The RNA shown here (transfer RNA) has 74 nucleotides and comes from a Thermoplasmata archaeon. Rfam family: tRNA. The family's RNA type in Rfam is transfer RNA. The RNAcentral record of the sequence draws on ENA and MGnify. Its mean pLDDT, the model's own confidence on a scale to 100, is 81.
RNA sequence: GCAGGUGUCAUCUAGUCUGGUCAGGAUACAGGCCUUCCAAGCCUGAUGCCCGGGUUCGAAUCCCGGUACCUGCA
Numbered sequence: 001g002c003a004g005g006u007g008u009c010a011u012c013u014a015g016u017c018u019g020g021u022c023a024g025g026a027u028a029c030a031g032g033c034c035u036u037c038c039a040a041g042c043c044u045g046a047u048g049c050c051c052g053g054g055u056u057c058g059a060a061u062c063c064c065g066g067u068a069c070c071u072g073c074a
Stems, first nucleotide, its partner, number of pairs: 001073007010027004020057001029045005050066005
């Protein structure tokens, strides 16, 4: 330099093919219930689509460019 892949709450992950219902789940965190206390259990809450642009009534999802990491080739 070329090609491919990946990037979603604090962490891990689903959803992208086929655009539209509150962006779901687990762990962690905070509050509450329970308990003599702790743990466990139950309930509730805050935090998210790598960046920029385009298409569209509507984009995490489609298109273009960039970027970080991984893999292969040179």